[in-house]
Context: one part of a larger RNA
Molecule: small-subunit ribosomal RNA, 3' major domain
Organism: metagenome
RNA sequence: UGACGGGGGCCCGCACAAGCGGUGGAGCAUGUGGUUUAAUUCGAGGCAACGCGAAGAACCUUACCCAGACUUGACAUCCCAGGACCGUCUACGAAAGUAGAUUUUCCCUUCGGGGACCUGGAGACAGGUGUUGCAUGGCUGUCGUCAGCUCGUGUCGUGAGAUGUUGGGUUAAGUCCCGCAACGAGCGCAACCCCUGUCCUUAGUUGCCAGCGCGUAAUGGCGGGGACUCUAAGGAGACUGCCGGUGAUAAGCCGGAGGAAGGUGGGGACGACGUCAAGUCAUCAUGGCCCUUACGUCUGGGGCUACACACGUGCUACAAUGGCCGGUACAAUGAGUCGCAAGACCGCAAGGUGGAGCCAAUCUCAAAAAACCGGUCUCAGUUCGGAUUGGAGUCUGCAACUCGACUCCAUGAAGUUGGAAUCGCUAGUAAUCGCGUAUCAGCUACGACGCGGUGAAUACGUUCCCGGGCCUUGUACA
Numbered sequence: 001u002g003a004c005g006g007g008g009g010c011c012c013g014c015a016c017a018a019g020c021g022g023u024g025g026a027g028c029a030u031g032u033g034g035u036u037u038a039a040u041u042c043g044a045g046g047c048a049a050c051g052c053g054a055a056g057a058a059c060c061u062u063a064c065c066c067a068g069a070c071u072u073g074a075c076a077u078c079c080c081a082g083g084a085c086c087g088u089c090u091a092c093g094a095a096a097g098u099a100g101a102u103u104u105u106c107c108c109u110u111c112g113g114g115g116a117c118c119u120g121g122a123g124a125c126a127g128g129u130g131u132u133g134c135a136u137g138g139c140u141g142u143c144g145u146c147a148g149c150u151c152g153u154g155u156c157g158u159g160a161g162a163u164g165u166u167g168g169g170u171u172a173a174g175u176c177c178c179g180c181a182a183c184g185a186g187c188g189c190a191a192c193c194c195c196u197g198u199c200c201u202u203a204g205u206u207g208c209c210a211g212c213g214c215g216u217a218a219u220g221g222c223g224g225g226g227a228c229u230c231u232a233a234g235g236a237g238a239c240u241g242c243c244g245g246u247g248a249u250a251a252g253c254c255g256g257a258g259g260a261a262g263g264u265g266g267g268g269a270c271g272a273c274g275u276c277a278a279g280u281c282a283u284c285a286u287g288g289c290c291c292u293u294a295c296g297u298c299u300g301g302g303g304c305u306a307c308a309c310a311c312g313u314g315c316u317a318c319a320a321u322g323g324c325c326g327g328u329a330c331a332a333u334g335a336g337u338c339g340c341a342a343g344a345c346c347g348c349a350a351g352g353u354g355g356a357g358c359c360a361a362u363c364u365c366a367a368a369a370a371a372c373c374g375g376u377c378u379c380a381g382u383u384c385g386g387a388u389u390g391g392a393g394u395c396u397g398c399a400a401c402u403c404g405a406c407u408c409c410a411u412g413a414a415g416u417u418g419g420a421a422u423c424g425c426u427a428g429u430a431a432u433c434g435c436g437u438a439u440c441a442g443c444u445a446c447g448a449c450g451c452g453g454u455g456a457a458u459a460c461g462u463u464c465c466c467g468g469g470c471c472u473u474g475u476a477c478a
Stems, first nucleotide, its partner, number of pairs: 001478002003475003007472007015462002019425005026316008034307002042053002064302007073125001077124002079121005087102006106115003127291002130289003136285002138280003141276001143274001148187006154163003167178003193268004198236007208225002212223003239262001242256005318418001322377007334365003339358002344353003384415001389410007431454007
C1' cells in the first nucleotide's frame, strides 16, 4: 500500500421488510447429468453452464457410427497433353461411382497463338470441426451503469509511498458547494444520439372526411377538401427558470404556481482502470504440435430423438373471478413476387379447386383475444383437466419406419393448489390476454425477439440475510 475480520461508523440496491404472482407436488415440452449404445458428434459447469452456441438435427445440415468408394484429391495457384462444355442412352450398383455408346465443335485472332471451361498426367501442394483459449488476435460474459481509476507539477517522507481523491454539507453520481500544501488535468458520471409524451410549421397520396354535392342495400365508393386523425421532415418546450420556506449568504432540499410534462419526465443505445490464466483454436483469423492411399474427400444407411433415474427452464392444469354454446365490439408491431393470396365453390375439419388484387400507408396474411350481451352446467375427478392409445385423413418434401406438423372420430391418465426450500416484480410495472417476425420445403416454437389490449397491491422502516461504495481500526496474510 492492499487484502481479510462472526471490528466500528456512514450510505446504497426488489438486498430484507410490506405486497402480488410463481417454482418445488402432477402431465407434457425442452436443456443437462447419469446410464445405455456401433455411434448416442463437440463445446458451455456456482452466481456469470443447463429453452446456452442451435434464429429450425427426417436426407442435407453433421462434425459421430457402420458399410461402399477416391488419392494432386470436394476446393486454390502453377506446368504439359487432349478436347468445347452441357446433354441423352445402356450395363452393374443402395448411392457415390465404374465400364461403354451417342450427339455437339465455344470466344478472340496479326492464323503463330491466346482466353474461359472440361478431361487425363507429373509434382510443388491442397485439405483437417485434429490438439493446445495455460502460446494468441478478435469478440463476449461478470463484478456493474457500481462511482470509481489515474496522471503532471509541487509539497511531505531515508524509503515503500502519502498528499491531491481526506474533512463539513449535498447528490443518482469523485454531482456540486465550502474548507484544506496543494494547483491543475485525463479516463469514467452527466450532457451531446435514438424512441416516446405536448404544441407549431411545411407537405397531402396509397392515408384522413368537418362542411358542400353525387351515388349505394351498405362502404371516403365518387366529385371535392387540408380543417381533424395520421404520416415524416423541421422547429418550440423543462432550465430548479419563477414564488415561499429552509440551509452557511453556498451547493442543495421541501412546498407551491404555471405547464402536456418538474426537478435525470419515461425507455433505449452507451460499460472507466481492472478482476476471474472467466468463455470461445467448432464463426473467423493465427504461432507451435500432429495426420497425409488418411485424423483428408465422396456416397448409402444409422445416430445426434436411446431411458431405471436425478436436476434446471418452461407450458397446460387442478376449475364457477370458471367450462361450453350463440351473438356483438375495440389494437399495435410486422411480413409478402422462389411470395402473400381475397371473393366464390367443395370438405365436419386439417385442407382442396380456382385465382381477383398486390413489388404494397393502395392488395393480402388478418380472425385479434381477454372483454361485453344472452343461454347452459351446479361443486362432481365433473360438460374440470387433457396425457396416453386405437382408427381414419390432410399437407410439405426424392423420402415422414426409426423421427414431421396438423385435422376428425373414439379413448379419456395423473392432477382437488403442492414438504424443506426457493424465484420475479415498485407503474402502464406485476399479473393476465392475444397478435407479429426471424430461422424455415415442412416442423418437434410451449423457445427467442418484438407488438399492442385489460390492468393492480405494497414500501412502517434499514435491526437482520445477500451484494456493493466511502472513512476508520486490528492482523503472525501478500